[in-house]
Molecule: transfer RNA
Organism: Geopyxis carbonaria
RNA sequence: GACCCCGUGGCGGAGUGGUAACGCGUUUGGUUCCAUACCGAAAGGCUGCGUGUUCGAAUCACGCCGGGGUCG
Numbered sequence: 001g002a003c004c005c006c007g008u009g010g011c012g013g014a015g016u017g018g019u020a021a022c023g024c025g026u027u028u029g030g031u032u033c034c035a036u037a038c039c040g041a042a043a044g045g046c047u048g049c050g051u052g053u054u055c056g057a058a059u060c061a062c063g064c065c066g067g068g069g070u071c072g
Stems, first nucleotide, its partner, number of pairs: 001071007010024003018055001026042005048064005
């Protein structure tokens, strides 16, 4: 330098055009003498950044940034 893949809550990780699951963690209620475990609930993400396409974008296109890989 060329090409390919990835970037989504604190962490892991789905969703591939119709306003974002799940698990762990956190907070809280129940239970308990207390704690763990268990049961219920809640908070937490405008989806790496920007532009565009579209009635509508995490999802499609282009550019940029970051990470990984293959080749030279």